RNA sequence: GUGUUAGUAGCUUAUAGGUAAAGCGUCUGACUGUGGAUCAGGAGAAGAGGGUUCGAGUCCCCCUAACACC
Repeated sequence: GUGUUAGUAGCUUAUAGGUAAAGCGUCUGACUGUGGAUCAGGAGAAGAGGGUUCGAGUCCCCCUAACACC
């Protein structure tokens, strides 16, 4: 340099171009003599960025990482 794959919540993963979900974790409450377990509820995220589109996590560019080739 070329190609492939990947980048989303603290972690592990979903997500037909049309309001971004779940498990674990975390916080609050209930229960309990205390804690754990259980139940109910909440907070929390699209890679620094740019473009296409009425509308982008999704398509294109860019960046980063891994792998393969050279």
Annotation
Transfer RNA from a Muribaculaceae bacterium, 70 nucleotides, folded computationally. Its Rfam family is "tRNA". About the family: Transfer RNA (tRNA) molecules are approximately 80 nucleotides in length. It was read from a public genome assembly. NCBI's taxonomy places the organism under Bacteria, Pseudomonadati, Bacteroidota, Bacteroidales, Muribaculaceae.